[in-house]
Context: one part of a larger RNA
RNA sequence: UGACGGGGGCCCGCACAAGCGGUGGAGCAUGUGGUUUAAUUCGAUGCUACACGAAGAACCUUACCAGGGCUUGACAUGCAGGAAGUAGGAACCCGAAAGGGGGACGACCUGUUAAGUCAGGAGCCUGCACAGGUGCUGCAUGGCUGUCGUCAGCUCGUGCUGUGAAGUGUUGGGUUAAGUCCCACAACGAGCGCAACCCUUGCCCUUAGUUGCCACUCCCGAUUUAACCAUCGGGAAGCACUCUAAGGGGACUGCCUUCUGUAAGAAGGAGGAAGGUGAGGAUGACGUCAAGUCCGUAUGGCCUGUAUGCCCUGGGCCACACACGUGCUACAAUGGGAACUACAACGGGAAGCAAGACCGCGAGGUGGAGCAAAUCCCUAAAAAGUUCCCUCAGUUCAGAUUGGAGUCUGCAACUCGACUCCAUGAAGACGGAAUCGCUAGUAACGGCGGAUCAGCCAUGCCGCCGUGAAUACGUUCCCGGGCCUUGUACA
Numbered sequence: 001u002g003a004c005g006g007g008g009g010c011c012c013g014c015a016c017a018a019g020c021g022g023u024g025g026a027g028c029a030u031g032u033g034g035u036u037u038a039a040u041u042c043g044a045u046g047c048u049a050c051a052c053g054a055a056g057a058a059c060c061u062u063a064c065c066a067g068g069g070c071u072u073g074a075c076a077u078g079c080a081g082g083a084a085g086u087a088g089g090a091a092c093c094c095g096a097a098a099g100g101g102g103g104a105c106g107a108c109c110u111g112u113u114a115a116g117u118c119a120g121g122a123g124c125c126u127g128c129a130c131a132g133g134u135g136c137u138g139c140a141u142g143g144c145u146g147u148c149g150u151c152a153g154c155u156c157g158u159g160c161u162g163u164g165a166a167g168u169g170u171u172g173g174g175u176u177a178a179g180u181c182c183c184a185c186a187a188c189g190a191g192c193g194c195a196a197c198c199c200u201u202g203c204c205c206u207u208a209g210u211u212g213c214c215a216c217u218c219c220c221g222a223u224u225u226a227a228c229c230a231u232c233g234g235g236a237a238g239c240a241c242u243c244u245a246a247g248g249g250g251a252c253u254g255c256c257u258u259c260u261g262u263a264a265g266a267a268g269g270a271g272g273a274a275g276g277u278g279a280g281g282a283u284g285a286c287g288u289c290a291a292g293u294c295c296g297u298a299u300g301g302c303c304u305g306u307a308u309g310c311c312c313u314g315g316g317c318c319a320c321a322c323a324c325g326u327g328c329u330a331c332a333a334u335g336g337g338a339a340c341u342a343c344a345a346c347g348g349g350a351a352g353c354a355a356g357a358c359c360g361c362g363a364g365g366u367g368g369a370g371c372a373a374a375u376c377c378c379u380a381a382a383a384a385g386u387u388c389c390c391u392c393a394g395u396u397c398a399g400a401u402u403g404g405a406g407u408c409u410g411c412a413a414c415u416c417g418a419c420u421c422c423a424u425g426a427a428g429a430c431g432g433a434a435u436c437g438c439u440a441g442u443a444a445c446g447g448c449g450g451a452u453c454a455g456c457c458a459u460g461c462c463g464c465c466g467u468g469a470a471u472a473c474g475u476u477c478c479c480g481g482g483c484c485u486u487g488u489a490c491a
Stems, first nucleotide, its partner, number of pairs: 001491002003488003007485007015475002019438005026329008034320002042053002064315007073130001077129006088105001092101003108121004132304002135302003141298001143293003146289001148287001153192006159168003172183003198281004203249007212239002217236007252275001255269005331431001335390006347378003352371002357366003397428001402423007444467007
């Protein structure tokens, strides 16, 4: 100087407390350990591995296993030599395919010639350099990432102090979300961080008006009426409004009162769509963990190189006495079922999205209007609301499992796809010790979209909107962290 302490002081954080909902019990999905296996490819392993790499394992992917094949190789560059119906290559044969035979037919470019006549190139064959390797080392590395932590810290120049390591500054008194700011001070300044600048959202204005909008005005049709009025649909007209998307305004403790030291600032109030960082995001200092990744890519070294490379068929990654993590669905009446009826936003669409219509109980099929989309389609939002049934039961709860019949994708659904219909109707009565998330448009509940993708084991992930709470006395305690101080046989 650090680190540590079941030392002290001060202060933060869904850290505790106060609340709400879960996990741990059940069934299933998924990942992992273990076991098994010819193989169950590899990596990730307290927090910071375990719905993680994987935003798509039937073949492919695929790295694993068995078997069958190839050897200058699936791919690149160079050198030497060679072949002339050359390269390519149909039928046919062996084969599971790959591959191996076979060989009808039969080229290209440049120059040249009477002429595929000759020479060269490309291509082919042989040989040599080499290719190749998801083989090893993340403890040789780059790059990227996680974590402490969006925590408020980490340093430097000069000066000063100390024999020196080093200190001071960065400590102290206040204050802040903040080393934020103020005051004091042998320090004075500065840098990386904080904040601001960036994006989204909340209010207003301007500009613009189709594919968006429909208030006012006019016209037409329908219902209604004696007629007018009124309601609905369409058109004209219009850009008022909504909206879209470009530019601006707006919030700064600016104003008032009180407190404080006449400071920084704090408490309350006014105005305001918004108030003290408005809300959310992006943004991650010096460093720590020889943290993670050689299987994204790059790369040193080592190893392999008739195999640790390459191709193919089939299998495996989906196994199953068991253990754990993360989830989904439930155990019901704030519920289940039936019928009717509303209200979204983000997005996606051409080898695509597909309307109306018809067929099928349904998955789906036939067919194809429209749409490279503010125009058409996906698109039905669901929970909610209204009416009726069920009346506390393993039930009209729950839906696992199994039998049968089907649909779709795809060369192909046996291992091993999703979905539909009929039948079947398991465990499950709110879950031990323990443990997780969340402070507001949040939790909880409800549905919708997208990436990957032929299809899909998605209950995952990333987003979107709808309904919409409770609680926070407080900081004694648990966990993590910051500053000062103290002890130390630690470095």
A computed fold for a 491-nucleotide part of an RNA from a Candidatus Omnitrophota bacterium, annotated as small-subunit ribosomal RNA, 3' major domain. It was read from a public genome assembly. Its mean pLDDT, the model's own confidence on a scale to 100, is 84.